[in-house]
RNA sequence: GUCUUAUCAAGAGUGGCAGAGGGAAAGGCCCUGUGAAGCCCGGCAACCUUCAAACAAAUGUUUGAAAAGGUGCUAAGUCCUUCAAAGUAUUUUACUUUGAGAGAUAAGAG
Numbered sequence: 001g002u003c004u005u006a007u008c009a010a011g012a013g014u015g016g017c018a019g020a021g022g023g024a025a026a027g028g029c030c031c032u033g034u035g036a037a038g039c040c041c042g043g044c045a046a047c048c049u050u051c052a053a054a055c056a057a058a059u060g061u062u063u064g065a066a067a068a069g070g071u072g073c074u075a076a077g078u079c080c081u082u083c084a085a086a087g088u089a090u091u092u093u094a095c096u097u098u099g100a101g102a103g104a105u106a107a108g109a110g
Stems, first nucleotide, its partner, number of pairs: 002109007013041001015040003021031003025082004042074003047070002049066007078102001083099007
């Protein structure tokens, strides 16, 4: 990097180092010397994991608990939109809803 499945409206810092960028792409709109990225520490969550119970007998499903370990996350709904359909107002356009696409993360596969 490819494929499959699941999730994406909640949650989490007045910390230390560092010193100019960052929010995937494009268009917007934002964050940032009142300190960006990155690193460390802290924290959040509970995908993998562990334990218990029930059901099942397909070693699995559901529920509850835990947080030592593997990841992840820690501005804004995945910051918003991008493609399609429907609706409302409107004649160009705007808004709302739904679905898809794209993206992110986890677990698995080749």